[in-house]
Context: one part of a larger RNA
RNA sequence: UCCAGCGAGUUACUGGUUACUGCGAGCAUAAGCCAUAUGGCGGAUGCGUAGCGAAAGCGAGUCUGAAUAGGGCGCAAUUAGUAGUAAUCAGUAGACCCGAAACCGGGUGACCUAACCAUGAGCAGGCUGAAGCGUGGGUAAAACCACGUGGAGGGCCGAACCGCAGCGAGUUGCAACACGCCCGGAUGACUUGUGGUUAGCGGUGAAAUGCCAAUCGAACUCGGAGAUAGCUGGUUCUCCUCGAAAUAGCUUUAGGGCUAGCGUUGUACGGUAGCCGGCAGGGGUAGAGCUCUGUUUUGGACUGGGGCCCGCAAGGGUACCCACCCUUGACAAACUACGAAUACUGCCGGUGAAACUACAGCAGUCAGAACGGCGGGGCUAAGCUCGUCGCUCAAAAGGGAAACAGCCCAGACCGCCAUCUAAGGUCCCCAAGUCUAUGCUAAGUGGGAAACGAGGUGGGAUUUCUUAAACAACGAGGAUGUUGGCUUAGAAGCAGCCAUUCAUUUAAAGAGUGCGUAACAGCUCACUCGUCAAGAGAUCCUGCGCGGAAAAUGUAACGGGGCUAAGCAUAGCACCGAAGAUGCGGGCUUCUAGUUUUGACUAGGAGCGGUAGAGGAGCGUUGAUAUCGCGUUGAAGUCGGAUCGCGAGGUCUGGUGGAGCGUUAUCAAGUGAGAAUGCUGGA
Numbered sequence: 001u002c003c004a005g006c007g008a009g010u011u012a013c014u015g016g017u018u019a020c021u022g023c024g025a026g027c028a029u030a031a032g033c034c035a036u037a038u039g040g041c042g043g044a045u046g047c048g049u050a051g052c053g054a055a056a057g058c059g060a061g062u063c064u065g066a067a068u069a070g071g072g073c074g075c076a077a078u079u080a081g082u083a084g085u086a087a088u089c090a091g092u093a094g095a096c097c098c099g100a101a102a103c104c105g106g107g108u109g110a111c112c113u114a115a116c117c118a119u120g121a122g123c124a125g126g127c128u129g130a131a132g133c134g135u136g137g138g139u140a141a142a143a144c145c146a147c148g149u150g151g152a153g154g155g156c157c158g159a160a161c162c163g164c165a166g167c168g169a170g171u172u173g174c175a176a177c178a179c180g181c182c183c184g185g186a187u188g189a190c191u192u193g194u195g196g197u198u199a200g201c202g203g204u205g206a207a208a209u210g211c212c213a214a215u216c217g218a219a220c221u222c223g224g225a226g227a228u229a230g231c232u233g234g235u236u237c238u239c240c241u242c243g244a245a246a247u248a249g250c251u252u253u254a255g256g257g258c259u260a261g262c263g264u265u266g267u268a269c270g271g272u273a274g275c276c277g278g279c280a281g282g283g284g285u286a287g288a289g290c291u292c293u294g295u296u297u298u299g300g301a302c303u304g305g306g307g308c309c310c311g312c313a314a315g316g317g318u319a320c321c322c323a324c325c326c327u328u329g330a331c332a333a334a335c336u337a338c339g340a341a342u343a344c345u346g347c348c349g350g351u352g353a354a355a356c357u358a359c360a361g362c363a364g365u366c367a368g369a370a371c372g373g374c375g376g377g378g379c380u381a382a383g384c385u386c387g388u389c390g391c392u393c394a395a396a397a398g399g400g401a402a403a404c405a406g407c408c409c410a411g412a413c414c415g416c417c418a419u420c421u422a423a424g425g426u427c428c429c430c431a432a433g434u435c436u437a438u439g440c441u442a443a444g445u446g447g448g449a450a451a452c453g454a455g456g457u458g459g460g461a462u463u464u465c466u467u468a469a470a471c472a473a474c475g476a477g478g479a480u481g482u483u484g485g486c487u488u489a490g491a492a493g494c495a496g497c498c499a500u501u502c503a504u505u506u507a508a509a510g511a512g513u514g515c516g517u518a519a520c521a522g523c524u525c526a527c528u529c530g531u532c533a534a535g536a537g538a539u540c541c542u543g544c545g546c547g548g549a550a551a552a553u554g555u556a557a558c559g560g561g562g563c564u565a566a567g568c569a570u571a572g573c574a575c576c577g578a579a580g581a582u583g584c585g586g587g588c589u590u591c592u593a594g595u596u597u598u599g600a601c602u603a604g605g606a607g608c609g610g611u612a613g614a615g616g617a618g619c620g621u622u623g624a625u626a627u628c629g630c631g632u633u634g635a636a637g638u639c640g641g642a643u644c645g646c647g648a649g650g651u652c653u654g655g656u657g658g659a660g661c662g663u664u665a666u667c668a669a670g671u672g673a674g675a676a677u678g679c680u681g682g683a
Base pairs, nucleotide, nucleotide: 001683002682003681004680005679006678011093012092013091014090015089016088017087018086019085020084021083022082023081026047027046028045032041033040034039051058052057061073062072063071064070096234097233099231103224104223105222106221107220108219114198115197116196117195118194119193120192121191122190123188125157126156127155128153132149133148134147135146136145137144161185162184163183166181167180168179200216202212203211204210209218237618238617239616240615241614242613247260248259249258250257251256261365262364263362264361265360266359267358268357272355274351275350276349277348278347279346280345281344287338288336289335293332294331295330299326300325303323304322305321306320307318308317309316310315368393369392371390372389373388374387375386376385377384398409399408400407413586414585415584416583418582419581420580424576425575426574427561428560429559433573435572436571437570438569439568440567446563452547453546456544457543458542459541460540461539462538463537464536465535473531474530475529476528477527479504480503481502484498485497486496510525514523515522587608588607589606590605591604592603593602594601595600619672621669622668623667624666625665626664628662629661630660637656638655639654640653641652642651643650644649
């Protein structure tokens, strides 16, 4: 990993609701007794038949109250109950199944290990050489010194033995801690044998929460015990109808619950709900505006206040500040003298049947997600977060977007080698135009990106000059007072400052546009003439392009090929294109009408995606009761084939097998397996 088998809403009681059955103003017995195949007796008692009140109590009334008031709850007849069976749900029980870590009680453990007690055992060899003692020296005597002797030490080196710091290798191992190298202790707080002691709310601990039998922040074992688990996982046949939620409030509540909301089933209700049109409403949003509340801009006038200055004061001055007034221009969720579209409410009319509302049974949901609109938070960040309106996914397949839950189109009952379309497409991959017309783009732009930059190129507009010759180019001129004045070392058109930037000669020529010099010089421009001959320049708006443009495996920023259209814009026709629509055939649900003994059939209409979930109808397995059958002329099982049923499944037939098995009706369940790191066995 696979196969086979086993494997999860059960049972009891008490209630609610629904269906059916019995009896019915009544219904039913319980325990028990008698009888015995399930029958009889038993009405104690329970529910119902009357309510009201806290109660005493009263009673078609009663309570409140001073009340014969008012009001509350009742009465009325159109009153229905009760018992059982089944289904479903709830409660109490282990209550769908498996799963803790833990808690408590009784025991079992110190053959591992910790400490201790008793009694034994072990430690090759070598080194060092304490005290003491002896001899000699030394001293008054000592001290002291030397040599010898001696053999101390948690002394030194190093095997056995004990240990395990480092490295290697092992790490489905030789091994649930071993192996190799290397290393620490090795006469001691040493090591070790045997016997014994200490026990879990405990022991032992040179102390690491260490160790107490491969288990230790509290051993193991059995029991309480099916502890509890708002948590995770799993929960087994089929078809049909409808079909959610991820919200609100409350919650020691936030991944749990309760009630409401939304689903389903039943009953009741009726032109109800919804939609469309008309009419009537209130509003203070978008926008707008600046009267108010605040913020704010321009110019002005003059009034008031403050500051400062002058003055003893009166008062005066003010190039300072504020406010008011007029004027110009703005801003606001918590501004409004205004004010929509929508939305909402009511009435009328039309349309309108699986859509409303109420009650009752049963749920599920309380982690939502993207996208679009309007807003809050954030950075007008986030596949961010919160609110609201909408939509899709969730629970939705199909076509498009290369691929792609949430985007675009469109909602799959089944079949068809039929037709038309949507989004999106029509050169090839790849179904359909190498379609028509007019333009644009030259960048492979298209087919990623900004501020900003640029005689790219198309369109539009305004304006200036121009046959009295413009623009460009070329041939010339571009002078004089004067080196203007000032400044300055110098300042001569050209560092800077000043100015009536003037005047003269001129076709024209600035007290000078730029380069240049230390200053001059020099080059050049404005301006003018000539040559030439027809357009030339400036600005604004706009279409499409260009630069700006660097990333990690490999082209890699059109899906690819490739494209100059097969790119972009405008207009148009044709075609392709889906599970959409239509056509033909079939199945199912439901409504209406008709026929009809219920059943059922016919016609017409509407419908049939679906998770949680509600409702309906069935298949199959085992057994029971009854019934009808099959079987050695071959049962069950098993392996094939054919066939029927929408399906769960059924039937027939052949092989195998060798003794039991089925139909119909009803009933009862240990009743359906692919998942639970499921359990057992096998491969």